Context: one part of a larger RNA
RNA sequence: CUGGGUGUAAAGGGAGCGUAGACGGAAUGGCAAGUCUGAUGUGAAAGGCAGGGGCUCAACCCCUGGACUGCAUUGGAAACUGUUGAUCUUGAGUACCGGAGGGGUAAGCGGAAUUCCUAGUGUAGCGGUGAAAUGCGUAGAUAUUAGGAGGAACACCAGUGGCGAAGGCGGCUUACUGGACGGUAACUGACGUUGAGGCUCGAAAGCGUGGGGAGCAAACAGGAUUAGAUACCCUGGUAGUCCACGCCGUAAACGAUGAGUACUAGGUGUCGGGGGUUACCCCCCCUCGGUGCCGCAGCUAACGCAUUAAGUACUCCGCCUGGGAAGUACGCUCGCAAGAGUGAAACUC
Numbered sequence: 001c002u003g004g005g006u007g008u009a010a011a012g013g014g015a016g017c018g019u020a021g022a023c024g025g026a027a028u029g030g031c032a033a034g035u036c037u038g039a040u041g042u043g044a045a046a047g048g049c050a051g052g053g054g055c056u057c058a059a060c061c062c063c064u065g066g067a068c069u070g071c072a073u074u075g076g077a078a079a080c081u082g083u084u085g086a087u088c089u090u091g092a093g094u095a096c097c098g099g100a101g102g103g104g105u106a107a108g109c110g111g112a113a114u115u116c117c118u119a120g121u122g123u124a125g126c127g128g129u130g131a132a133a134u135g136c137g138u139a140g141a142u143a144u145u146a147g148g149a150g151g152a153a154c155a156c157c158a159g160u161g162g163c164g165a166a167g168g169c170g171g172c173u174u175a176c177u178g179g180a181c182g183g184u185a186a187c188u189g190a191c192g193u194u195g196a197g198g199c200u201c202g203a204a205a206g207c208g209u210g211g212g213g214a215g216c217a218a219a220c221a222g223g224a225u226u227a228g229a230u231a232c233c234c235u236g237g238u239a240g241u242c243c244a245c246g247c248c249g250u251a252a253a254c255g256a257u258g259a260g261u262a263c264u265a266g267g268u269g270u271c272g273g274g275g276g277u278u279a280c281c282c283c284c285c286c287u288c289g290g291u292g293c294c295g296c297a298g299c300u301a302a303c304g305c306a307u308u309a310a311g312u313a314c315u316c317c318g319c320c321u322g323g324g325a326a327g328u329a330c331g332c333u334c335g336c337a338a339g340a341g342u343g344a345a346a347c348u349c
Stems, first nucleotide, its partner, number of pairs: 003321004007303002012317001014201004021194003025088002028085004033081002035077008049065006091191001092188003095184004103177007110154001115149007125136002162169002206247006215241002220236004258316006266294011298305002322349003331342004
C1' cells in the first nucleotide's frame, strides 16, 4: 500500500466558511474521449506453458501450438460515464406572510446581597471549629437603625425547556444585527454534497498596555491537626477573577459518536408552527421542524444503539495499525513569553 477499522479496545480534526479535487437529480438530441466489438499490423529470438520428438533415463536439446492479457491504425455500437445543445422541477436557493427564542454587538437602567465609610442606639464580647487558636473588639467591635460609596453577579420564573456551527448564551429596556422554523408555491433552474491546503471563530488559565478592584482567591503569612503536614480545617491575603484593545489557540473543546442524502415497526412526554373537527376555546385527529424517554427488526465482543442509529446503502473528508521510550528529541513553522503545531529513532517488553 491493500485489507480491516474508528461510542467504551489504537483511531472523528474543537467548530465553521470555503479553494483545488472527488462525487452528483429528471427527460431528450448530437459527438464518441472512457467503454464494448470486428479487421489489419506489431508484440524479436531464446526462456516459461501445453503437446510431441532426440541423446539408454534425466538434466540438456529439437519441433509444433498457444500465450505474450499490450500498443498503433481502421470499420462499427451508443446502454452507462464524459462532453455539448436545447428543456424540466422534485434537490438547492430566492420572494412574500407569520409566530418562537438566555443567538450576537453596543448603550442605558434596576433591586436584593456582601464589603467599606459617616452618624445614632447600645455594651462586652464577636468570629471561627470536631474542639480550638491565630484574628477583630472598651481608641466602643459584633448586633441594630439611617444615609452614602463602589465593584461584581443577576434569587424566584427555570424545565432530560429554548437559542447558537462549536466554544457558549440567563435581571430589565432600547438601537443595530445573524440564523433557524412554519405557511404560500410567485421566481431562478441542478446553481448541489463533501472538502486536502487556506481563512475565520474558539471555555478556563496565561501574556502585553492602560483602567478597575466589592466579594472570592493560586502564591504567601499565621493558627490548628499530625510522628511529620511544604495539605485537608481556620484567620488573613497578592496576582487573577471585571473593563478596553492586542496576543495565546489549548481542554474529559464529550454524544469520548465527522458532514450530507435516502430507506427501515411502534409507543410516550415536551418545545415552535400549520391544517382538520368545534358556535369559540378546550379536548381529539393529521402534519412539518426541534428536544427527551421506552422499545421491534437489524447491528454489537459485550455494554448498549435502535427514524436524533452504533441498522441498511451511497458520496466526500479526518484519523488508526502492539505496549513503553513519547506527544519526548531533532529540524521547521507560529508565539513577547509560557508554549503550540508538525513529530521520530536507538533501546526495551